[in-house]
Context: one part of a larger RNA
Molecule: small-subunit ribosomal RNA, central domain
Organism: bacterium
RNA sequence: CUGGGCGUAAAGAGAUGCGUAGGCGUCUGAAUUAGUCUUUAAUUAAAGGCAGAAGCUCAACUUUUGUAAGGUUAAAGAAACGGUUUGGAUAGAGGAAGACAGGGGAAGAUGGAACUUCUGGUGGAGUAGUGAAAUGCGUUGAUAUCAGAAGGAACACCAAAGGCGAAGGCAAUCUUCUGGGUCUUUUCUGACGCUAAGGCUCGAAAGCGUGGGGAGCAAAACGGAUUAGAUACCCGUGUAGUCCACGCCGUAAACGAUGGAUGCUAGAUAUUUGUAUUUGUGGAUUUAUCUGUGAGUAUGAGUGUCGCAGCUAACGCAUUAAGCAUCCCGCCUGGGGAGUACGGCCGCAAGGCUAAAACUC
Numbered sequence: 001c002u003g004g005g006c007g008u009a010a011a012g013a014g015a016u017g018c019g020u021a022g023g024c025g026u027c028u029g030a031a032u033u034a035g036u037c038u039u040u041a042a043u044u045a046a047a048g049g050c051a052g053a054a055g056c057u058c059a060a061c062u063u064u065u066g067u068a069a070g071g072u073u074a075a076a077g078a079a080a081c082g083g084u085u086u087g088g089a090u091a092g093a094g095g096a097a098g099a100c101a102g103g104g105g106a107a108g109a110u111g112g113a114a115c116u117u118c119u120g121g122u123g124g125a126g127u128a129g130u131g132a133a134a135u136g137c138g139u140u141g142a143u144a145u146c147a148g149a150a151g152g153a154a155c156a157c158c159a160a161a162g163g164c165g166a167a168g169g170c171a172a173u174c175u176u177c178u179g180g181g182u183c184u185u186u187u188c189u190g191a192c193g194c195u196a197a198g199g200c201u202c203g204a205a206a207g208c209g210u211g212g213g214g215a216g217c218a219a220a221a222c223g224g225a226u227u228a229g230a231u232a233c234c235c236g237u238g239u240a241g242u243c244c245a246c247g248c249c250g251u252a253a254a255c256g257a258u259g260g261a262u263g264c265u266a267g268a269u270a271u272u273u274g275u276a277u278u279u280g281u282g283g284a285u286u287u288a289u290c291u292g293u294g295a296g297u298a299u300g301a302g303u304g305u306c307g308c309a310g311c312u313a314a315c316g317c318a319u320u321a322a323g324c325a326u327c328c329c330g331c332c333u334g335g336g337g338a339g340u341a342c343g344g345c346c347g348c349a350a351g352g353c354u355a356a357a358a359c360u361c
Stems, first nucleotide, its partner, number of pairs: 003333004007315002012329001014202002017200002022195003026089008035081001036078009049067007092192001093189004097184004104178007111155001115151008126137002163170002207248006216242002221237004259328006267306019310317002334361003343354004
């Protein structure tokens, strides 16, 4: 290399979100034939290979006879598959109409609880903290308590095994703008699809740049303890930071450690959200309509738990597959050296991406 693999042994890239090339692609009619298939001919040196025979005592070896597969070229043919051209279809895909749920995103406004600080009142000796203490704060009046003011950050209950989003992630309330999804019924387009190397975009926290902001918390730092020591764990302070705007960074146990798409393959149960239908109940009234609420059944789309076949080294997975298949991409190939060196690209930097070898076991 082939092969075999990728939940946990090495291996699914953070999202593979958008999408280029490429690869692959529904049913059906016709035409065509440089893929494909059939036949014939030529060629493909000898040796080698395969089959038979012979020679060395056998064998290896050698000699001899025959000959294949495959390749190339030419001619003739086939038209199932594939390609190309053209016509039709609707089960994939998409659009329209009606309805629905949602912490999806962005901006603005508003609110209450808590906290800290400040001002004033009451009050008068402690408070804070711990395993125990001490540092600390306090008669220049703390802690506590009442009233008022200011400020920043986060949104108790609802709240859930719950919802939304491609992932990261998203939760007080209201308004505006805006993305996606699901269901139903006909209807419209008519394969417009799937995947996706490069590419583009998004991407927690920490960190960086400029300018703001700074209540609480808190790397660093300082002090008190503990200890043999204590550059820690515990306590008291406390600066970056955490917050906002704009611009970078581009990484995480970015996890379901499980790439995407399509089809098929027992069930049970819970829950979210549609639709249809049966039934109970409340309200309104124009008395057969509207509206609220509960239960059941059926049918979609999600999210969980259990479980059969099957799979798995086992654990376990099991219609949300790790089952059975097809298509496309990414990745792995003993441990260490090493996700390092060198080089290149990116970055203000920190560093990131790409990525070896010697040597060693």